[in-house]
RNA sequence: AAAAGGCAAACCUGCCGUAACGCAGGCACGCAAAGCCAGGGACCCGUCUUGACGCCGGGUUGCCCAGCUACCGAA
Numbered sequence: 001a002a003a004a005g006g007c008a009a010a011c012c013u014g015c016c017g018u019a020a021c022g023c024a025g026g027c028a029c030g031c032a033a034a035g036c037c038a039g040g041g042a043c044c045c046g047u048c049u050u051g052a053c054g055c056c057g058g059g060u061u062g063c064c065c066a067g068c069u070a071c072c073g074a075a
Base pairs, nucleotide, nucleotide: 006031007030011026012025013024014023015022029062035068036067039065040064041063042060043059044058045057046056048054
């Protein structure tokens, strides 16, 4: 490269939540890890507080790094 497959953005509908978001169905922007994982950073939401910084709780892995696992095979 090819082949067999896989996942599913935005949007729509319903449900949950203060919210960020998440879940289910439809859909298909894209993805060789867009499989798992919230450890580090980054960002988002919320309470408190402050002139600002910030503490605490929650969230995003399809924001990045790290860790674990994995199909095909000309290399």

Predicted 3D model of a 75-nucleotide RNA (c-di-GMP-I riboswitch aptamer) from a soil metagenome. The RNAcentral record of the sequence draws on MGnify. Of the family's consensus pairs, 95% are formed in the model.